[in-house]
Context: one part of a larger RNA
RNA sequence: AAUGAACGUUGGCGGCGUGGAUUAGGCAUGCAAGUCGAACGGGUCCGGUUCGCCGGACCAGUGGCGGAAGGGUGAGUAAGGCGACGGCAACCAACCCCGAGGUCGGGCAUAGCCGCGGGAAACCGCGGGUAAUUCCCGGCGACGCGAGGGCGUCGGCAUCGACGCUUCGCCAAAGGCUUCGGCCGCCUCGGGACGGGCCGUCGUGGUAUUAGGUUGUUGGCGGGGUAACGGCCCACCAAGCCGGCGAUGCCUACCGGGCGUGCGAGCGCGGCCCGGCACACUGGGACUGAGACACUGCCCAGACUCCUACGGGAGGCUGCAGUCGAGAAUCUUCGGCAAUGGGCGCAAGCCUGACCGAGCGACGCCGCGUGGAGGAUGAAGGCCCUCGGGUUGUAAACUCCUGUCGAGGGGGAGGAAGGGGCGACCUUGACCGAUCCCUGGAGGAAGCGCGGGCUAAGUUCGUGCCAGCAGCCGCGGUAAGACGAACCGCGCGAACGUUAUUC
Numbered sequence: 001a002a003u004g005a006a007c008g009u010u011g012g013c014g015g016c017g018u019g020g021a022u023u024a025g026g027c028a029u030g031c032a033a034g035u036c037g038a039a040c041g042g043g044u045c046c047g048g049u050u051c052g053c054c055g056g057a058c059c060a061g062u063g064g065c066g067g068a069a070g071g072g073u074g075a076g077u078a079a080g081g082c083g084a085c086g087g088c089a090a091c092c093a094a095c096c097c098c099g100a101g102g103u104c105g106g107g108c109a110u111a112g113c114c115g116c117g118g119g120a121a122a123c124c125g126c127g128g129g130u131a132a133u134u135c136c137c138g139g140c141g142a143c144g145c146g147a148g149g150g151c152g153u154c155g156g157c158a159u160c161g162a163c164g165c166u167u168c169g170c171c172a173a174a175g176g177c178u179u180c181g182g183c184c185g186c187c188u189c190g191g192g193a194c195g196g197g198c199c200g201u202c203g204u205g206g207u208a209u210u211a212g213g214u215u216g217u218u219g220g221c222g223g224g225g226u227a228a229c230g231g232c233c234c235a236c237c238a239a240g241c242c243g244g245c246g247a248u249g250c251c252u253a254c255c256g257g258g259c260g261u262g263c264g265a266g267c268g269c270g271g272c273c274c275g276g277c278a279c280a281c282u283g284g285g286a287c288u289g290a291g292a293c294a295c296u297g298c299c300c301a302g303a304c305u306c307c308u309a310c311g312g313g314a315g316g317c318u319g320c321a322g323u324c325g326a327g328a329a330u331c332u333u334c335g336g337c338a339a340u341g342g343g344c345g346c347a348a349g350c351c352u353g354a355c356c357g358a359g360c361g362a363c364g365c366c367g368c369g370u371g372g373a374g375g376a377u378g379a380a381g382g383c384c385c386u387c388g389g390g391u392u393g394u395a396a397a398c399u400c401c402u403g404u405c406g407a408g409g410g411g412g413a414g415g416a417a418g419g420g421g422c423g424a425c426c427u428u429g430a431c432c433g434a435u436c437c438c439u440g441g442a443g444g445a446a447g448c449g450c451g452g453g454c455u456a457a458g459u460u461c462g463u464g465c466c467a468g469c470a471g472c473c474g475c476g477g478u479a480a481g482a483c484g485a486a487c488c489g490c491g492c493g494a495a496c497g498u499u500a501u502u503c
Base pairs, nucleotide, nucleotide: 001502002501003500005499006498007497008496009495012368013367014366015365016364017363018361019360025324026323027322029321030320031319034065035064036063039062040061042059043058044057045056046055047054048053072279073278074277081204082203083202084201085200086199087198088197091196092195096192097191098190099189100188101187102186104138105137106136107135113128114127115126116125117124118123144170145169146168148167149166150165151164152163153162154161155160175184176183177182205251206250207249212242213241214240217239218238219237220236222234223233224232254276255275256274257273258269259268260267261266281302282301283300284299285298304315305314306313307312332358334357335356336355340354341352342351343350344349371401372400373399374398381392382391383390384389405444407439408438409437410436414432415431418427419426420425447492448491449490450489451488452473453472454471458487459486460485461484462483468475469474
């Protein structure tokens, strides 16, 4: 000098930050991911009805998109990570943008619903029947895909790659709304953007009181698998591969941008914010999907908790609050979608504990205030005294002022961009709130540590190696500037000290 600090004493206001570092211990409760009726058929209610049905609201269901983002945490990981620089002639890509072309015909189901049944519940079974942008079949079809063959041109890095012509084979689609102008979609191909996957080189702790390690191990041939290379996986063949430039083992640890300190070199750290990684009760697994081996999806096992009619079921806060426990120690079960951003939707809009705000904590940094001027050869009181006086001390009183902050009231710029309507115009702030106005009156606001030397600031009394102090040196055994108190002083000041840790 510094800190995500804690502890002690003290504590007026504001701004901006910041706050579970320990038990990745257990969790009551609420909320944290939905949305679309302009994809589809129903049910309930309301209104209309020409009794066919139409319109509206709500409800669950089918279908679509989203639930892989956003949010949390740092357990694991010393390399399947991260960082820097490259590579893919070995790759993917929903939504978005650009370009080109297309969208023909038919069919089978199924939830909801109706009926019946089982169960305490969770939930389940059987029968009937229904829709679609659900599913399936056929057809057309390319500059697309595939396997080759042929010819030609060019490129490279072994396998090879790109382009042009030609031959063969293969493959798609869905509608909805409309003010009739169109709009939103659907299918295929090419390109882009955003995002990812894989590979290489170098860098990235301690320990040799760990010296040998390895059998899918190292390589090959063939195959499987993947979006893709690969011993990733498998069969066979060979016997390799790594290691003193530290393999293997053990311990510790998420990594970087950065942060602290320091003239620097360096040393220490990785909290908040940003990027990457990993994890989601513990272990394992796949399904769906453009994307997961998926925090608030599924299955299995385990531990734990809860419900039960004992047959069987339910759950996962390392989301936001909150609770118990452990701890020196870390907050509100708050408000709002007004702004920014995200999901869905043509839109209106709905959802959003992301976010924006407010609350609590001197936890940190910064700012402001606790008044200003005048006022005595200097009150009282305190302390000291050589009893003359000195000091506290212009300090107070007193006089004249000021009105910051706080308190009460008023005011409202701005944070609002946008949305609706043909238009005139209408409308959106949770929270904050400037400049400003009014009331009032010094009123509400100072402590903490220290005073032997280091080190700035000393006297008196008490105590008597006691009681005690102490960072080091050291003080205390009868005049203690070092203990305790008082007065006085020094330092800092809404703080001041102590402890811990880093430089």
A computed fold for a 503-nucleotide part of an RNA from an uncultured bacterium, annotated as small-subunit ribosomal RNA, 5' domain.